[in-house]
A computed fold for a 353-nucleotide part of an RNA from a Deltaproteobacteria bacterium, annotated as large-subunit ribosomal RNA, domain IV.
Taxonomically the source falls in Myxococcia (Bacteria, Pseudomonadati, Myxococcota).

Context: one part of a larger RNA
Formats: sequence, C1' cells, structure tokens
RNA sequence: CCCUGGUUAAGGAACUAGGCAAAUUAACACCGUAACUUCGGGAAAAGGUGUGCCUCCAAGGUGAACCGACUUGCUCGGGGAGUCAGCGGAGGUCGCAGCGAAGCGGGGGUAGCGACUGUUUACUAAAAACACAGGUCUGUGCGAAGUCGUAAGACGACGUAUACGGACUGACGCCUGCCCGGUGCCGGAAGGUUAAGAGGAGAUGUCAGCCGCAAGGUGAAGCAUUGAAUCGAAGCCCCGGUAAACGGCGGCCGUAACUAUAACGGUCCUAAGGUAGCGAAAUUCCUUGUCGGGUAAGUUCCGACCUGCACGAAUGGCGUAACGACUUCCCCACUGUCUCAACCAGGGACUCA
Repeated sequence: CCCUGGUUAAGGAACUAGGCAAAUUAACACCGUAACUUCGGGAAAAGGUGUGCCUCCAAGGUGAACCGACUUGCUCGGGGAGUCAGCGGAGGUCGCAGCGAAGCGGGGGUAGCGACUGUUUACUAAAAACACAGGUCUGUGCGAAGUCGUAAGACGACGUAUACGGACUGACGCCUGCCCGGUGCCGGAAGGUUAAGAGGAGAUGUCAGCCGCAAGGUGAAGCAUUGAAUCGAAGCCCCGGUAAACGGCGGCCGUAACUAUAACGGUCCUAAGGUAGCGAAAUUCCUUGUCGGGUAAGUUCCGACCUGCACGAAUGGCGUAACGACUUCCCCACUGUCUCAACCAGGGACUCA
C1' cells in the first nucleotide's frame, strides 16, 4: 500500500453523475394517524408510550395455533370434559441500558411513465419494453375461417357466432373531431381494355392436270405452314362505400379612437385544413425562453405563460386512487461519502524456507 471487518472529536452530503456505499430504523402490545380515494384503501401512514425481576390480587374471559402442565371418560382421535400455569391488575426492586445478545421496516413530500400481480435479453439491459383484464374493427354458418401436410390426415374442437381466427388499443373516468383526393379493403355491373380457347376470311408450300420446242408458267382436290374478322372470364379502367383501414389534417395581406393585438374582412390553394384536451413536454432547435416557488446561490425540479423549429385524440388524447429492485427533484432522520484523516483485528503484499 491492497482486501475484509470494527471504532472515531467537531461538522453532517460540504462527497459524488447520483447519498453509490455505509449508517439510521427494526420485535410485540397499546395510544394515535393527513392529503387523496375507484370508499376497498392510503396505513405498520406519520408520531408516541410500554417491555426485566420479586411479591400480592385475580370476578369474568382465554387457555388457540400438529402437545404449556395435569386429571378423567370414550366411539382411541392433532377427539370430548375438567383443573392449573400463563395472558390481566397493583405494589416493590436492580442496572447506563430489560424485544439488555442474535434476528428484526429508515420515514415523508413533488413530478414523469406504466393501471395493477405478472413476463423478458440463460452469460453486460428487469425497464417507461412484453403481457394483461377491458375496448374496437374484421373474418368465419361448420367438411367453419385459419394453420400444418404432396396427400391421407390432424389441430381449430369432440367447440358452433355469449364460439373460434386475425389486427390494433390496453384497468378505470371524461372522451375519441374533420378528410374517402391517393393506397388498401368491400360492393356494383352499363360501357372501355383483355388471355387461353373457339373461329377460320385470306395467304404460302407441294402436286395431278393444262400451256409451252425448251427454259418455264399456271395450277383443282388433298396434305402442310400460317392466319384477318367475330365470340371469349376475372382483373384493370369506371361507379359507389369504408379512417378504432394505411394515412392526411395550409399560405399570404389588411383591419379597433395611444401603442400592441386582431373578434372581423380579402385572396390563393386543398380531399380536408388540427376540434376537445394538453403544451419549453421521455416531444422546444433558438434555450439556462420568460414569470413565480423552493436555495445565501438552482442548465435539474415544481407551478404558470404559449412564440407547439417538429403535441393531439384506440400508431389513442387528457386525467387518475392503488401498485413499482423504474426515472426526476425536495425535506426529516442518519451517518468516515466528505472536510481529513486516525487507530484496531484478520488476510495479502515484502524477506527466508
């Protein structure tokens, strides 16, 4: 010097990213207990008092929890009945100290997120992530939809729309605005487009024959190769619907008898121009915004404002009691975290074997 423990004057978070670590608290009985609340909770809230031993009293209760002790019967069992100790009360007594050791909650307040108990990255993440009950949409009429399999077959389900599958949201409370132009889905069938296929006008090759002295020309049927009209479904175009489907939810200019601002007006564009609620927010760049609170001093925190770079309504919005090894801030208590270090014990480190 290092590790593991122990103690510490005065101060008491000044330490630090952060009270990390440590300390405090602690059992049982009684008293007492706020805001808020979904009336269940919150709550062991908080905050107090008592606890040993000895003697005496004891009406009533209890004497339970797998046996506190004893007695007694039985159908023998952690069974029944009875009695006692103890629990209760009063007085006394000893110590610094009576849950005398060990074991054994620190507490309160504010805000964010998630309702909750649960689940998770086996070996760096336990969370605000996942799940959840509840909500909504959607598919499915049973040989169901969906899934696995080439199939047989199986699951769904020995279920039957109060059922089962898929998607989103996520207790509860108050709510969930506008847009169907684009994309998707659903419905429609008049018209346009449209495949295979059907169809076969026509064309070509070959060739008997015919013409020609010849070269060659022409050329029916058949065979072969092509092939125009015309008829051909869904789909797409088209017409509607649908946003708790994917998604989207404007700009400029002017205007009130101080100024400022603009209830009001004009204009352009759009499918429609963001409603309620919330807002420097887990979202705010400028920004340590401004004001208020807390501190002697506060880039964090809380309450407001609204100029929302770039909140916003089941990619849910805003609240919310309870809950949380979650995150932020504050207070009380407490402490070697620190001012600032010291000592003690054990084990290393060092030397020798």